[in-house]
C1' cells in the first nucleotide's frame, strides 16, 4: 500500500466481499511447564448455610468463673484438702454509657440532569475525630436499665411493682474576640461589610497513674485559626428523533413571611403577566459520566470490563428519627409483592458484601488460608475485630517466557505416495554412533517479604524530678503463603505437538473415491465420469501450546468527504419568481481590542501513553525520573486581516430627464376566409369511406352546384433556429389601462448590495364546483371491419370535455434533464434591437439579446467551450447500491381526484452511464447469385423400384434426421457378409506374444454319430544339424469385444461457399476496449486494379502456375493410317511400300485488353471494332482462407477413460435385416400419333477381358446349350450403338397405348434360388387419358432426348460413376421472394431475434400493512380513599428533677383534629407492545396458464402529467418532451 466481483471486451459510477489490529469473549480439535493479569457482559431474578462491625472494665452498677491471700470451721496422712466469710486480681454472657456503624466493600436499575467533565464563585454555608493558640473544668438534684418478685404470650416480645450507678439526664454560678440588640464613624451605587462603645444571653464530667496540699496523662466545656471533608450557585462541553412545534400556572418576576447550616417559588399569602422555543423548547427513545481503552498516518470513529475520580442505588414505593455527617446495603416506621415460622391469635426476612446454591444463558471460579504485611474501627495500652487486604485454589481467558533435544550420519534402508517405470519424493528425516540435562522424577540445602510492639538498658526533656510521663538510641517476640523463590547432587533422550490451509484474492499440488449425488463456500463460485474447489491419502504452506470458527469494534471506505466527494446523460438543481430570519459583502481614515497573534502565571489528581534509567536470569510485570501534546482560566502586550463605532468616497446598486423595439398582461368593441346546419332553386343515382370492405347518407331526391340566412370556435399569407415574458406561456386588426427591457448623455442618492431556510404569489394540460355556450374535434360508449381472439390500431357515429365567467386543483420529459449573482479567460461566421465614427460604404467600432462552429481548459466518455460543463467567490436546494417504494403509516392541504412530507421488514450482487466490437431489425444505401422474372422439362396424381418413418416381430442389427438424413454408410444382405434372434457347442480361447512342464510330427484319407460345429475309430504320413521348428495338453501373464462415451479425442468429411473475405508487423489516434491500414471516389468475377488518404508494408485466400479440351508446327510411326506407286480379291490397308493425311505420343507455338476508336480523371477500367481456330477468366476439371454449426463418424481406421472376461468373447445350424393398415423422399415406366408396331438401312465415344471376353458352326421360338477359334489386347472379343433415315400397318380407343399382377413351362449362376435371385417363352392385361395446394432442375454443345460402357459381382442395377449421338427456348431487367458481400443507422441482444422481456391468473414459502376485537406496559388529567410521618393546631389525659407554702405554673409525653401525603380505586383520553377471524399488496421460487406491452420504425415511435375504459400486459383522449 491494496485486491476480487456488473461486460463479449472497455472506461467510469456504484454497492457487496477480502487481506490488518483488537476482545471481560464463546464454540470445535489439541495440550508439557512457569510468571503476571483477568474471570455472570444474560436476570437490579430468587436465595439454604457460614462469615463480612465492632470495641472500650482507664465512663458505670452488679455478677458467674478462675487465681492469690487473710481469718474461721471441718477432715485427717500435720501440711495438705474441703467449706464459709473478707480483701485483691481476673472477667464469660447480658445491660447503662462513649466512639464507630454515613468508612471500607458491591452494583449500574434509574438519570439527558449542574448527574458528569472543566473553569470559577460562596461577602449565601457547615465540618466529629486531627493540629495550633487561648481560657475554663465551680456547685447541686431526681431518675432509669440491668437486678429482684410477679403477670400475659406458641413465639417475637410486652406489662406491673420494688430497689441501684455513671463521662446517662437536669437545675444553679461564672465567662469572652461567641450569639443577639442599640449607637458611633468609615467604605461601597446598593444589599451589606469591617472597626469601636454599651446592654443582655449561653458552659462543663470525670477517669487512670504516681513518692498524692499536688503533679502528669487521657478526657470535658467555650472561643479563634488551620487542615480535611461536605453543601449550594454559575460559564462552557459531550446522544437520537420534527412522522414530537408549540410548552408553562408555583409557571416568570416582585413584596411580606416561613423554612434551611446556607442563597433561592424551596414553601405560603398577595400583586403583576410573565418565562422558554427552529441557535430546536416540550415530548419520545436510548444511556451512569470521566481519566482512560481499542482502532486510525492523522482528523476522526467505536467504547466506558479490570485500576482510579465523581454520581446514583440497596426487594418495590413513601417517610422521618438519631447524628458532625444519612433521609442510612448488613438501623427504624408505613404500604406493596414474594418467601419462611405459627398453637391461626400473630410474628420473621432482604447476598447489587465474601464464598456458595437455583434458574436463565453460548458463557464466567473455592461454601479455601491468614490477619504475617498494608490499611481501617475501638482502646492509654496490651489487644480485639476486619471475606478491606495479603495469599493459595480453579479456568490456555489474555499477555510474556521456556521446553519437547544437540552433533555426526547415504546403503540416499524399509514402508508410504507418485511415475513417461528410468526414477522422483518423504529424506539426514529415521535407524545407528557420540554428547547434553533446560524441563521431569527424586534427595538435600535454603533467602527476601520483619518494619517494630510490650519489656529491658542507656540518654535527654518537663515539673519538687526521685516516681511518673514524653522523646531518642540499643536490644528485643511475631510468616498465612510454604514441602516458597533460588541453589546442589543423582537418574535418563529420558516425561512433552498439535491445529488450520493448499481454484483466484492468498504462501502452498498430486493420486484415488464420488458423479448437480454426497458435500464445499468470506466474495467470485466448485460438483452432471478424467474435480489442483467435495471426501481420503501422500506431499507442501502457515502457525505453534496453541490453531481454527463465530460474534463485535475501528481500519481499508475519499462509501457522509473539516482534512477529503458530488448533482447535463450514472443517485442528485426545488416548475418559476418576490422576499423574512440567517450567511456573505466595494474604496479611504481614525479609534476600540471581541475574533486573531504573542508573553507570564495557575489548573487539567494518581495510574495509563511516550522517552531515559533501574529491579525480577530475559520478557510480560514493576519501580523511578523527565518531557511533550492538547484544553482552559486570569493578567499584560500587538493592531496587518475580520469585527464594532465614527467620519468620508463613487466604481456596486438605484433615481430623474430624452429616445427605442416588441404575439408582455387586462378589458372593450370589430373583421374576413373556412366548417356545419337551415331555407329556396338547378339536377339525377349514386355518395362516402378503406389496404380491401362494411356500418353510414341517398329516389321521402343525397353527393355536386347557385343564392340567402344562423351559430360557435380558431385567426391562412406575413412567419423566420424572428420578437416579448421570471417561468407556465403569448399571434386577425383597432381602442383604453398597465408592467418590464434596451440605448446614449447629463445630474442626483451614497453600499442603499448578493443569496435566501420558513413564508407569500404565479403556475401547461387533464380534472372538480356553479352558471352559460356548443360549429368543428373528441375520452367513454355504440356499430362496422381486421383477427385465432381484438375490450386496439382502420372506418361510421357520438357524450363529457374542448369555449366564456367566477372559484378550486398545484402537478408534467414544468427540460438547456444544466439553481441564482459577480469577476476573469484565444477566436470565426450569422440573427434581432439600439448607439458612435466615417471616405456614406458590401465600411469600422461598441452595447444588450439570440444561434452555429471551434482554441486552451474541463469531462468516464459523449460532449462543453465568454449564453461554460473553464478559473474563482458568496448563498440556497438536493444525492449516498438495486428492488421493496414515492409504497405503508402518521400529519398538513384539497369538494373530490389527489398533492406535499415520507419509512421499515425482507430480498439481490449487482442495478447504472458513456463508448467499442459483433449479431440482429417487418431501418436505409450499393452490389452479386437459375434468387426472382422470361423460358424449357419435371416432382406432387397412377403402377412398380428403392430409401426412411411408423407399426409388427424371437429378431426385423447399427448409424445418418431442417437446409447440410431419407437410390445415404452399402461400388451388390439367398449361405457367407452379419454386427440381430432361436437353439447347439468352446473357455489361454477363432487371432498375437512369452515362459515352464509333458506328449506328439504337422497334415491328409476313409468310415460312423450328429442339423452342423464337433466327437470317435481305422488307415496313411514319420521333419531334425538333436539345439529346435510345428501341433496338442496343463499352468500363468494375457487375448478378444461392431460393448459405452463423436459432449474426452486424432484423422477424415458435410455446410455457409469458389462467397471474397480473414489477419499480422511497425507507425499513428484513443485513458481504454479498440480504431487506422481493410474506409472514401471509380472499377472488377474477385480486398481485381487505379486514384486519394496517418499510414507504410506483409501473410492466408482471389488470380496465375497443373490436367482435359479447341488451333498450328516439329519429331517419331505399330497393332493405327493409305494420297501417290505397285500386287491381289467377289470384297476388305489384305500385301509390297509410304511418312503425305487421319490418328496416337512427346515437345514447342498461340491470347497479352497486344492493336484501333469512343467513354473515363491523359488512371484503373469499360463499350465497340479489326485480325484470329479461339477475345476479354475461351470451355471444363482439380484446387476450398480465418472460422461457424460441442454439425457427422468410437460401426473404416487410430485412441483416453469406463464396462464384460465359462461371456457383452468365439464356433455352428436355421431364421431375420426382404415383415405391411399406413406416411414421406428419390427414381423408373407410362398415360400415346413429334406415337406404337413390322421390315430395311447409317453414323460414335469411352471402356472391360485368361477363375476372363468369346468369333464362327450346330441345336433351341427364346433365355441358353454344345463344338470350337482368336486375344494377356490401337492386333482378338464384348459390339448390335440407339434415337435417326426409308417403307408398310395402326387412326384416338383404356386402343396394336400402358405394362402391373397372376398362372404355366423353362434357362443360368450357385452345396443350396421355399422364406429370398436374374432372365426366357406362352397366357393374363390392373391403375393410368398429363396430375390440387405446393415445389425442383437448368443460361449452350446447356436443358431435353437417345443409346453405350465400367465398378461391385458366382449370380442379381430403374441406383452410382463415365461416354458419346441428336440438340432447343428465354434473360426487358432487379420492384418483389430467397441466400450472400460492403457501408451506414438503432438496440434494453452477446447462448447474440429460435434473443431479450412485461402483466394478470394458478401453486408453495417468507417478511410486512390494515383489521371487528382481545390482552399487557408507560405517561397524563379529574375525582375518591388516605398508611407512616414532618409540620400546624387544639387543650382531652398523664407526668420525677425547676419555680411555688399550697393550689398550681413552666416544661414534657401521649392523643382527637387539619394540610401535605405513598400504595390503591373510579373515569377519561394518549402512547407503546403481544395476539387475531378476515382483507391487501410485496418478495422469492421448477421446465405452469393467458396474451405479447417494451428493446429494431419492436411491426400503431416511445415516454411524462392527467382523465376515462379494459382478463392482463395495456388502449384511447388532451397538453408536453426527444431520451
Nucleotide at each position: 500500500a491494496g485486491a476480487g466481483u456488473u461486460u463479449g471486451a472497455u472506461c467510469c459510477u456504484g454497492g457487496c466481499u477480502c487481506a490488518g489490529a483488537a476482545c471481560g469473549a464463546a464454540c470445535g480439535c489439541u495440550a508439557g511447564c512457569g510468571g503476571u493479569g483477568c474471570g455472570u457482559u444474560u436476570u437490579a431474578a430468587g436465595c439454604a448455610u457460614g462469615c463480612a462491625a465492632g470495641u472500650c472494665g482507664a465512663a458505670c452498677g452488679a455478677u458467674a468463673u478462675u487465681g492469690u491471700u487473710a481469718u474461721a470451721u471441718u477432715a485427717c496422712u500435720u501440711g495438705u484438702a474441703a467449706u464459709a466469710u473478707g480483701a485483691c486480681a481476673u472477667g464469660a454472657a447480658a445491660g447503662u454509657g462513649g466512639c464507630g456503624u454515613a468508612a471500607g466493600g458491591g452494583u449500574g436499575a434509574g438519570u439527558a440532569a449542574c448527574a458528569c467533565g472543566u473553569a470559577g464563585g460562596u461577602a449565601a454555608u457547615c465540618u466529629g475525630c486531627c493540629u495550633g493558640c487561648a481560657u475554663a473544668u465551680u456547685u447541686g438534684g431526681g431518675a432509669u436499665a440491668g437486678c429482684c418478685a410477679g403477670u400475659g404470650g406458641a413465639a417475637a416480645c410486652a406489662c406491673u411493682g420494688g430497689g441501684u450507678a455513671a463521662u446517662a439526664c437536669c437545675g444553679a454560678a461564672u465567662a469572652a474576640u461567641a450569639u443577639c440588640c442599640u449607637c458611633u464613624a468609615a467604605a461601597g451605587a446598593a444589599a451589606u461589610u469591617a472597626a469601636g462603645a454599651g446592654a443582655a444571653u449561653c458552659a462543663a464530667a470525670g477517669g487512670u497513674g504516681c513518692u498524692u496540699u499536688g503533679c502528669a496523662c487521657c478526657g470535658u466545656a467555650u472561643g479563634c485559626a488551620g487542615a480535611u471533608g461536605a453543601g449550594c450557585c454559575u460559564g462552557c462541553g459531550g446522544c437520537u428523533g420534527a412522522u414530537u412545534a408549540g410548552c408553562u400556572u408555583g409557571u416568570u418576576g416582585g413584596u411580606a413571611g416561613g423554612g434551611u447550616a446556607a442563597a433561592g417559588g424551596c414553601c405560603u399569602a398577595c400583586c403583576a403577566a410573565g418565562g422558554c422555543g427552529a441557535c430546536g423548547a416540550u415530548c419520545u427513545g436510548u444511556a451512569g459520566c470521566c481519566g482512560g481503552c481499542c482502532u486510525g498516518a492523522g482528523a476522526g470513529g467505536g467504547u466506558g470490563a479490570u485500576c482510579g475520580g465523581c454520581c446514583a442505588c440497596a426487594c418495590u414505593g413513601g417517610g422521618a428519627c438519631u447524628g458532625a455527617g444519612a433521609c442510612a446495603c448488613g438501623g427504624c416506621c408505613c404500604a406493596g409483592a414474594c418467601u419462611c415460622c405459627u398453637a391461626c391469635g400473630g410474628g420473621a426476612g432482604g447476598c447489587a458484601g465474601c464464598a456458595g446454591c437455583u434458574a436463565a444463558g453460548a458463557a464466567u471460579c473455592u461454601u479455601c488460608c491468614g490477619c504475617a504485611a498494608u490499611g481501617g474501627a475501638c482502646g492509654a495500652a496490651a489487644g480485639u475485630c476486619u471475606g478491606a487486604c495479603g495469599g493459595a485454589g480453579c479456568g490456555a481467558c489474555a499477555c510474556c517466557g521456556c521446553g519437547u533435544g544437540a552433533g555426526u550420519g547415504a546403503a540416499g534402508a524399509a514402508g508410504g505416495u507418485c511415475g513417461a517405470g528410468a526414477g522422483a519424493u518423504u529424506g539426514u528425516a529415521a535407524a545407528a554412533c557420540u554428547c547434553u540435562u533446560u524441563u521431569a522424577u527424586u534427595a538435600c540445602u535454603g533467602a527476601a517479604g520483619a518494619a517494630u510492639a510490650a519489656g529491658c538498658a542507656c540518654u535527654a526533656u518537663a515539673u519538687u524530678u526521685u516516681a511518673u510521663a514524653u522523646a531518642g538510641u540499643g536490644u528485643g517476640a511475631u510468616g498465612a503463603c510454604a514441602u516458597u523463590a533460588a541453589g546442589u547432587g543423582a537418574u535418563g533422550a529420558a516425561u512433552a505437538a498439535g491445529c488450520c490451509c493448499c481454484g483466484g484474492c492468498u504462501a502452498a499440488u498430486u493420486a484415488c473415491g464420488u458423479g448437480c449425488c454426497a458435500g464445499c463456500a468470506g466474495c467470485c463460485g466448485c460438483g452432471g465420469u478424467a474435480a489442483u474447489a467435495c471426501g481420503u491419502a501422500a506431499g507442501g504452506g502457515g502457525u505453534a501450546a496453541g490453531c481454527g470458527u463465530u460474534g463485535u469494534u475501528c481500519g481499508g471506505a475519499a462509501u457522509u468527504a473539516u482534512u477529503g466527494g458530488g448533482c447535463g446523460u450514472a443517485a442528485a438543481g426545488a416548475g418559476u419568481g418576490c422576499g423574512u430570519a440567517g450567511g456573505c459583502g466595494g474604496g479611504a481614515u481614525a479609534a476600540c481590542a471581541a475574533g486573531c497573534a504573542u508573553c507570564a502565571c495557575g489548573a487539567u489528581a494518581a495510574a495509563g501513553c511516550u522517552u531515559g534509567c533501574a529491579g525480577c536470569u530475559c520478557a510480560a510485570c514493576u519501580g523511578u525520573a523527565a518531557a511533550a501534546a492538547a484544553u482552559u482560566g486570569u493578567g499584560g502586550u500587538g493592531a496587518a486581516c475580520u469585527g464594532u463605532u465614527a467620519u468620508u468616497c463613487u466604481u456596486g446598486a438605484g433615481u430623474u430627464a430624452u429616445g427605442g423595439a416588441g404575439g408582455g398582461g387586462a378589458a372593450g368593441a370589430u373583421a374576413g376566409a373556412a366548417u356545419u346546419c337551415c331555407u329556396a332553386g338547378u339536377g339525377u343515382a349514386a355518395g362516402g369511406g378503406u389496404g380491401a370492405u362494411a356500418u353510414c347518407u341517398g329516389u321521402a331526391g343525397a353527393u355536386a352546384u347557385u343564392a340567402g340566412g344562423a351559430a360557435g370556435a380558431a385567426u391562412a399569407c406575413c412567419g423566420g433556429a424572428g420578437g416579448c415574458g421570471a417561468a407556465g406561456g403569448c399571434a386577425a386588426a383597432c381602442u383604453u389601462c398597465u408592467a418590464g427591457c434596451c440605448a446614449a448623455u447629463a445630474a442626483c442618492u451614497g453600499a442603499c448590495g448578493c443569496u435566501g431556510a420558513g413564508g407569500c404569489a404565479c403556475g401547461a394540460a387533464a380534472g372538480c364546483g356553479u352558471g352559460g355556450g356548443u360549429a368543428g374535434c373528441a375520452a367513454a360508449c355504440a356499430g362496422g371491419a381486421u383477427u385465432a381472439g381484438a375490450u386496439a390500431c382502420c372506418c361510421u357515429g357520438g357524450u363529457a370535455g374542448u369555449c366564456c365567467a367566477c372559484g378550486c386543483c398545484g402537478u408534467a420529459a414544468a427540460c438547456g434533464a444544466u439553481g441564482u449573482a459577480c469577476a476573469c479567460u484565444u477566436g470565426g461566421c450569422g440573427a434581432u434591437g439600439g448607439g458612435a465614427c466615417u471616405u456614406u460604404u458590401u465600411g469600422u467600432c461598441u452595447u444588450a439579446u439570440u444561434g452555429c462552429c471551434g482554441u486552451a481548459g474541463c469531462u468516464a466518455a459523449c460532449g462543453u467551450g465568454u449564453u461554460u460543463a473553464g478559473u474563482g467567490u458568496a448563498c440556497c436546494g438536493c444525492c449516498u447500491g438495486g428492488g421493496g417504494a414515492g409504497u405503508a403509516u402518521g400529519c398538513u392541504c384539497g369538494c373530490a381526484a389527489g398533492a406535499g412530507u415520507g419509512a421499515a421488514a425482507c430480498u439481490c450482487a449487482a442495478a447504472g452511464g458513456a463508448a467499442u466490437u459483433g449479431a440482429c431489425g417487418g431501418g436505409g444505401g450499393c452490389c452479386c447469385g437459375c434468387a426472382c422474372a422470361a423460358g424449357c422439362g419435371g416432382u406432387g396424381g397412377a403402377g412398380c423400384a428403392u430409401g426412411u418413418g411408423g407399426u409388427u416381430u424371437a429378431a426385423u442389427u447399427c448409424g445418418a434426421u431442417g437446409a447440410u438424413a431419407c437410390g445415404c454408410g452399402a461400388g451388390a444382405a439367398a449361405c457367407c457378409u452379419u454386427a440381430c434372434c432361436a437353439g447347439g457347442g468352446c473357455u489361454u480361447g477363432a487371432c498375437a506374444u512369452a515362459u515352464a512342464c509333458g506328449a506328439g510330427a504337422a497334415g491328409u484319407c476313409a468310415u460312423a454319430a450328429g442339423a452342423g460345429a464337433u466327437u470317435a475309430u481305422g488307415g496313411u504320413g514319420u521333419c531334425u544339424u538333436c539345439g529346435g521348428a510345428c501341433u496338442c495338453g496343463u499352468a500363468u501373464a494375457c487375448a478378444g469385444g461392431u460393448g459405452u462415451u463423436g459432449c474426452a479425442u486424432g484423422g477424415c468429411u458435410g455446410u455457409c461457399g469458389u462467397c471474397a473475405g480473414c489477419u499480422c508487423g511497425u507507425g499513428c489516434u484513443g485513458u481504454g476496449a479498440a480504431g487506422u491500414g481493410u474506409u472514401g471516389g471509380g472499377u472488377u468475377a474477385a480486398g481485381u486494379c487505379c486514384c486519394g488518404c496517418a499510414a507504410c508494408g506483409a501473410g492466408c485466400g482471389c488470380a496465375a502456375c497443373c490436367c482435359c479440351u479447341a488451333c498450328u508446327g516439329u519429331c517419331u510411326g505399330u497393332u493405327a493410317c493409305c494420297a501417290g506407286c505397285a500386287u491381289g480379291u467377289a470384297a476388305u490397308g489384305a500385301u509390297g511400300g509410304g511418312g503425305a493425311c487421319u490418328c496416337a505420343g512427346a515437345c514447342a507455338g498461340a491470347a497479352c485488353u497486344g492493336c484501333c476508336g469512343g467513354u473515363g480523371a491523359u488512371a484503373a477500367a469499360u463499350c465497340g471494332g479489326a485480325g484470329g481456330a479461339a477475345g476479354g477468366u475461351g470451355g471444363g476439371g482439380a484446387u476450398a482462407a480465418a472460422g461457424u454449426c460441442a454439425a457427422g463418424u468410437c460401426a473404416u481406421c487410430a485412441u483416453g477413460g469406463c464396462c464384460c472376461u465359462u461371456a457383452u468373447g468365439u464356433c455352428c445350424u436355421g431364421g431375420g435385416c426382404u415383415a405391411c393398415a399406413c406416411a414421406c423422399g428419390u427414381g423408373c415406366u407410362a398415360c400415346a400419333a413429334u406415337g406404337g408396331u413390322u421390315g430395311a438401312u447409317a453414323c460414335a465415344a469411352a471402356g472391360a477381358g485368361u477363375u476372363g471376353c468369346u468369333a464362327g458352326g450346330c441345336g433351341g421360338u427364346g433365355a441358353c446349350g454344345u463344338c470350337a477359334u482368336g486375344c494377356u489386347a490401337a492386333u482378338c472379343u464384348c459390339a448390335a450403338a440407339a434415337a435417326g433415315u426409308c417403307a408398310g400397318c395402326c387412326u384416338c380407343a383404356g386402343u396394336u397405348c400402358g405394362g402391373a399382377u397372376u398362372g404355366a413351362a423353362g434357362u443360368c449362376u450357385g452345396a443350396a434360388a421355399c422364406u429370398c435371385g436374374a432372365c426366357u417363352u406362352c397366357a393374363u392385361g390392373a391403375a393410368g387419358u398429363u396430375g390440387g395446394a405446393a415445389u425442383c432442375g437448368c443460361u449452350a454443345g446447356u436443358a431435353a432426348u437417345c443409346g453405350c460402357g465400367c465398378a461391385u459381382c458366382a449370380g442379381c442395377a430403374u441406383g452410382g460413376c463415365g461416354c458419346g449421338g441428336u440438340g432447343a427456348a428465354u434473360a426487358u431487367g432487379u420492384u418483389c421472394c430467397u441466400g450472400g458481400g460492403c457501408c451506414u443507422u438503432g438496440u434494453a441482444c452477446a447462448c447474440a431475434c429460435u434473443g431479450c422481456c412485461c402483466a394478470u391468473c394458478a401453486c408453495a414459502c417468507c417478511a410486512c400493512c390494515c383489521g371487528a376485537g382481545u390482552u399487557g406496559g408507560g405517561g397524563a388529567u379529574a375525582c375518591c380513599c388516605g398508611a407512616a410521618g414532618u409540620c400546624a393546631a387544639a387543650a382531652g389525659u398523664c407526668u420525677a428533677a425547676u419555680c411555688g407554702c399550697a393550689a398550681g405554673a413552666a416544661a414534657g409525653a401521649u392523643u382527637a383534629u387539619g394540610u401535605c401525603g405513598a400504595a390503591g380505586g373510579u373515569a377519561u383520553g394518549c402512547u407503546u407492545g403481544g395476539u387475531a377471524a378476515g382483507g391487501g399488496g410485496g418478495g422469492u421460487g421448477a421446465a405452469g396458464u393467458u396474451g405479447u406491452a417494451a428493446c429494431a420504425a419492436g411491426g400503431u415511435a416511445g415516454c411524462c402529467g392527467u382523465a376515462c375504459c379494459g382478463g392482463a400486459a395495456g388502449g384511447u383522449g388532451u397538453g408536453g418532451c426527444u431520451g